[in-house]
RNA sequence: UUUAUAUUUAGCCAACCUUGGCGUGAGCCAAGUGACGGAAAGCCACAGGUCUUAAAUUCAAGAUGGCUGGGUUGCAUUU
Numbered sequence: 001u002u003u004a005u006a007u008u009u010a011g012c013c014a015a016c017c018u019u020g021g022c023g024u025g026a027g028c029c030a031a032g033u034g035a036c037g038g039a040a041a042g043c044c045a046c047a048g049g050u051c052u053u054a055a056a057u058u059c060a061a062g063a064u065g066g067c068u069g070g071g072u073u074g075c076a077u078u079u
Stems, first nucleotide, its partner, number of pairs: 004079001006077001012038002017032006036066001042072003046069003049064005
């Protein structure tokens, strides 16, 4: 320095709920509160799944990364 694995310390993210805003909607953003959980619960919609809207002959667009896979970047300690 790189890779893998695990553990401890210090830390990190943050479910649910409430308020305000955005959106037809799924849902998203911010704040408050709080911690269900996470070892990338950082990022990416490429593949699959689920959800929403429209259509309903065919066909599409969107959401979800805290659904799974994959890609990519990164942190303390030990081996």